[in-house]
The RNA shown here (transfer RNA) has 84 nucleotides and comes from a Patescibacteria group bacterium.
Its Rfam family is "tRNA". About the family: Transfer RNA (tRNA) molecules are approximately 80 nucleotides in length.
The coordinates come from a structure-prediction model, not an experiment, and the mean pLDDT is 80.
The organism belongs to Bacteria candidate phyla, within Bacteria.
């Protein structure tokens, strides 16, 4: 340089053919149990606002297409693989 492929919560990983984004798990936070502690049970866990109902945003970045986009198109970025 070309050519393939990946990127989603704090981490792993779903979301099938565009139709409620983050099931499910590890972490973690409370609280149960225990002398403590581990393991194991319940609940909560995305980010900003709000006393709270609830509201706005949010798939690597920025544009398209569409009523509707993790997903489809184009750029660029980042890493992995092959050509050379």
């Nucleotide at each position: 340089g070309g050519g393939c492929g990946a990127g989603u919560g704090g981490c792993g990983a779903a979301a099938c053919u565009g139709g409620u984004a983050g099931a499910c798990g590890c972490g973690c936070a409370a609280g149960g149990u225990u002398u403590a502690g581990g393991a194991c049970c319940u609940u909560g866990u995305g980010a900003g606002g709000g006393c709270a109902a609830c509201c706005u945003c949010u798939u690597g970045a920025g544009a398209g297409u569409u009523c509707g986009a993790c997903u489809c198109u184009c750029u660029c970025c980042u890493c992995g693989c092959c050509c050379a």